This is a predicted structure of a 71-nucleotide RNA (transfer RNA) from a Gemmatimonadales bacterium.
Its Rfam family is "tRNA". Rfam classes the family as a transfer RNA.
Taxonomically the source falls in Gemmatimonadales (Bacteria, Pseudomonadati, Gemmatimonadota, Gemmatimonadia).
The prediction has a mean pLDDT of 81.
[in-house]
RNA sequence: UGGCCCCUCGUUCAACGGCAGGACGUCGGCCUUUGGAGCCGAAGAUACUGGUUCGAAUCCAGUGGGGCCAA
Numbered sequence: 001u002g003g004c005c006c007c008u009c010g011u012u013c014a015a016c017g018g019c020a021g022g023a024c025g026u027c028g029g030c031c032u033u034u035g036g037a038g039c040c041g042a043a044g045a046u047a048c049u050g051g052u053u054c055g056a057a058u059c060c061a062g063u064g065g066g067g068c069c070a071a
Base pairs, nucleotide, nucleotide: 001070002069003068004067005066006065007064010024011023012022013021018054026042027041028040029039030038047063048062049061050060051059
């Protein structure tokens, strides 16, 4: 310098263009002699800016970050 890939709760993994969900973790409660076990519940995310569309996590462009290959 050129090409390609990735970016979703704290972590990890889902989601035909149509309600963003699960697991672990966190918090609260229950249970228990105790709880770090078990049970119930809650909070919590689409990297950013635009575009397309009735409707975008998903399609398109740009930006940012990360990775791989070539030179």